[in-house]
Context: one part of a larger RNA
Molecule: small-subunit ribosomal RNA, 5' domain
Organism: metagenome
RNA sequence: CGUUGGCGGCGUGCCUAACACAUGCAAGUCGAACGAGCAGCCGGAUUCUUCGGAAACCGGUGGGCUAGUGGCGCACGGGUGAGUAACACGUUGGUGACCUGCCCCGAAGCGGGGGACAACCACUGGAAACGGUGGCUAAUACCGCAUGUGCUUAAUCAUUCGUUUGGUUAAGUAAGACUACGGUGCUUCGGGAGGGGCCUGCGGUCGAUUAGUUAGUUGGUGAGGUAAUGGCUCACCAAGACGAUGAUCGAUAGGGGGCGUGAGAGCGUGACCCCCCACACUGGAACUGAGACACGGUCCAGACUCCUACGGGAGGCAGCAGUGAGGAAUAUUGCACAAUGGGCGCAAGCCUGAUGCAGCAACGCCGCGUGGGGGAUGAAGGCCUUCGGGUCGUAAACCCCUUUUCCAUGGGAAGAGAAAGGACGGUACCAUGGGAAUAAGUCUCGGCUAACUACGUGCCAGCAGCUGCGGUAAAACGUAGGAGGCGAACGUUAUCC
Numbered sequence: 001c002g003u004u005g006g007c008g009g010c011g012u013g014c015c016u017a018a019c020a021c022a023u024g025c026a027a028g029u030c031g032a033a034c035g036a037g038c039a040g041c042c043g044g045a046u047u048c049u050u051c052g053g054a055a056a057c058c059g060g061u062g063g064g065c066u067a068g069u070g071g072c073g074c075a076c077g078g079g080u081g082a083g084u085a086a087c088a089c090g091u092u093g094g095u096g097a098c099c100u101g102c103c104c105c106g107a108a109g110c111g112g113g114g115g116a117c118a119a120c121c122a123c124u125g126g127a128a129a130c131g132g133u134g135g136c137u138a139a140u141a142c143c144g145c146a147u148g149u150g151c152u153u154a155a156u157c158a159u160u161c162g163u164u165u166g167g168u169u170a171a172g173u174a175a176g177a178c179u180a181c182g183g184u185g186c187u188u189c190g191g192g193a194g195g196g197g198c199c200u201g202c203g204g205u206c207g208a209u210u211a212g213u214u215a216g217u218u219g220g221u222g223a224g225g226u227a228a229u230g231g232c233u234c235a236c237c238a239a240g241a242c243g244a245u246g247a248u249c250g251a252u253a254g255g256g257g258g259c260g261u262g263a264g265a266g267c268g269u270g271a272c273c274c275c276c277c278a279c280a281c282u283g284g285a286a287c288u289g290a291g292a293c294a295c296g297g298u299c300c301a302g303a304c305u306c307c308u309a310c311g312g313g314a315g316g317c318a319g320c321a322g323u324g325a326g327g328a329a330u331a332u333u334g335c336a337c338a339a340u341g342g343g344c345g346c347a348a349g350c351c352u353g354a355u356g357c358a359g360c361a362a363c364g365c366c367g368c369g370u371g372g373g374g375g376a377u378g379a380a381g382g383c384c385u386u387c388g389g390g391u392c393g394u395a396a397a398c399c400c401c402u403u404u405u406c407c408a409u410g411g412g413a414a415g416a417g418a419a420a421g422g423a424c425g426g427u428a429c430c431a432u433g434g435g436a437a438u439a440a441g442u443c444u445c446g447g448c449u450a451a452c453u454a455c456g457u458g459c460c461a462g463c464a465g466c467u468g469c470g471g472u473a474a475a476a477c478g479u480a481g482g483a484g485g486c487g488a489a490c491g492u493u494a495u496c497c
Stems, first nucleotide, its partner, number of pairs: 001491003006368006012361002014326001019324003023321003028072003033069002036066003040061005046055003079279003089203003093199003098196003103192007111145001113143002120135006150173009177184002205251003212242003217239008254276004258269004281302005304315004332358001334357003340354001341352004371401004381392004406434006415424001441486005446467003452481005462469002
């Protein structure tokens, strides 16, 4: 792809354009860090009143809500395979050359001050996006001072292979509160766990119709930079370094655990799941931070799309759905945070297209069913026939039985560790009733290769994996009857062994 199609379980589902994307959602949370505003509630006096109450004002409270300051998270989780032949990956070691928020253990501390900036108010620019100026204010935001168990740096003594370890001296260096008063936090230092950076031996593609390549190139000294080694970067000096054990160049490609096949050796492959890497419209850059050079952050440039009042702005589905396009070809703009896990929070809880489920698809594997027993004057009918008969064939009819499945009705979970709490789901499952009822196709039949006759056709129409069939008796074409294979599938095509 063609024909056909009853059910269930478990999986799997853009291999092509890393093509472009409408719309919604996918990362928030904390009021027990902070100031403010609002709803609500209570009280007061004033006004109105239909005598119930209502309105604005003041004070208190404010657990509910909100933008902002601040903290933590956003570096996880999820996607993709473009690039990469490389310490990217796998494996073995090293780090006396290193870092590490949250978590655990241990030691010490938490004293006393200051000045701002948002929010807010006033004025004001702009179509918008977004701002500007002035003024007020809080903090676990920011900055000095004190203290210094310690830590850092320098000098010095001993020690060491050493930049290690220990001692002495000098300089520098910390903190923040909240509270329900139980605690939770904060600062410095040491250790741990888990995580990461860097280095390294070995291993895994093709091409010599690529033979020479290289100037920060190879090494040294010094400096800068980094958490840290290092031409990582720079100045100077030397002229080295790599290469037929294949450098360089070109092509292809994410790597591994694995997967397919095979008796194995091997060959092929890298979908789903797990580990690692790389990327996030294309290219570049840094900021913040314990951690990024950061998919849903920032800046610059470019291509593209959109808005505009033409001055200027906005965007990035290789997240989940979904759309167009490409293509032989690949699904729902679903439900729920109930479970598992993650972020924040003391907690209640909030968020979570991770995840759990449901929907669609015979796409794969597995299981079940489409009835069972009896039933020969071997009915009718079809086909063949030597016209006797043979065959479809116990097949059907008919009788008896069953109800998996199906339909209807009733009940109805576990999954939730103490009470309550279930998206799935009125699902699975159970009971009762009904009735053989709702359920079989597809390919082949010359040989290889299981399965044969008749008619039609007449080198035509056609078949075909190979050999080859067809030109008037075709078991090879077409149809029919029969038979064989497999069976909710069967056949074909492509590809691997």